[in-house]
Molecule: Bacterial RNase P class A
Organism: Maribacter flavus
RNA sequence: UGAGCAGGCCACCUUAUCGCUCCCGAUUUAUAUCGGGGGAGGAAAGUCCGGACACCAUAGUGCGGUAUAGCGGGUAACGCCCGUCCGCCGUAAGGUGAGGACAAGUGCAACAGAAAGCAAGUACAGUUAGGCUGUAGUGAAAUCAGGUAAACUCUAUACGGUGAAACGUCAUGUAAAUCGGUGUUUGAGGGCUGCACGCUCGAGCCGAAGGGUAGGCGGUUGGAACCAUGGGGUAACCCAUGGUCUAGAUAAAUGAUAAGGUUUCGUUCAACGAAAACAGAAUCCGGCUUAUGGCCUGCUUUUUUU
Numbered sequence: 001u002g003a004g005c006a007g008g009c010c011a012c013c014u015u016a017u018c019g020c021u022c023c024c025g026a027u028u029u030a031u032a033u034c035g036g037g038g039g040a041g042g043a044a045a046g047u048c049c050g051g052a053c054a055c056c057a058u059a060g061u062g063c064g065g066u067a068u069a070g071c072g073g074g075u076a077a078c079g080c081c082c083g084u085c086c087g088c089c090g091u092a093a094g095g096u097g098a099g100g101a102c103a104a105g106u107g108c109a110a111c112a113g114a115a116a117g118c119a120a121g122u123a124c125a126g127u128u129a130g131g132c133u134g135u136a137g138u139g140a141a142a143u144c145a146g147g148u149a150a151a152c153u154c155u156a157u158a159c160g161g162u163g164a165a166a167c168g169u170c171a172u173g174u175a176a177a178u179c180g181g182u183g184u185u186u187g188a189g190g191g192c193u194g195c196a197c198g199c200u201c202g203a204g205c206c207g208a209a210g211g212g213u214a215g216g217c218g219g220u221u222g223g224a225a226c227c228a229u230g231g232g233g234u235a236a237c238c239c240a241u242g243g244u245c246u247a248g249a250u251a252a253a254u255g256a257u258a259a260g261g262u263u264u265c266g267u268u269c270a271a272c273g274a275a276a277a278c279a280g281a282a283u284c285c286g287g288c289u290u291a292u293g294g295c296c297u298g299c300u301u302u303u304u305u306u
Stems, first nucleotide, its partner, number of pairs: 002301009012261007020039007041278001045289002048287005053163004060197004065159005070084005085099001086097004100154002105152002107148002122136005167218004178208005189201004225244008262276005
């Protein structure tokens, strides 16, 4: 100097004016007014995993199905994270693994070769004359042998479903009506994942035509939460002490203007100019994956100079 590997931080900032929205307080007929305090991410994205919570719900058993797979640890839990062993890739720093079992069984292997699996048998040699033994040839693999399980399968472990439009509650309104079929302990219909058994609820259910409504409140943000210090541990992480409270909309608010500043780039010290990415919460949390601008730290290797 070039090329890489791993990790961390930020995600434009400040002021003024106006506008939107939530909470608290005062005032008030009245969200009308005033004051104070907040207001979109590191991935909010994908909906891929695991849960919290709510309901089914009071019951399971068997089969089926799905997922994981060295060993140990972490976590509420996981298919996630950490450590370590082995395999593979890389000069290396590092990365990655769908990493249990092929004598439980069934499959698969083009071409070549006599033949690719339980039976045969090409050429040559030996021979106890039996493919019995050996060599050659083809092939990745040739005589009850190996390979392959991101082939079927087997083993071990785990797994109920649905999803905030979940669900709960209040109000308004009608037609609790009409017709037909069927059922009422001789149990229709429903629930427990997919099936079967079993268990359980049950007096209504199915259809036709017609009528009314589709609003409000809760769930809804105080958490397996975050920050700092100390201790334990290789680490993931755990414990103790102290501190902080940080969106809550409901068709969807979190913005606009002006000035200055910051970073990067332009030959660049100044001036000047340009650019500032990916992208928008909708019950919430822990991960993984993907998109993306800039800076910092450590490590590996290459080149040059001293």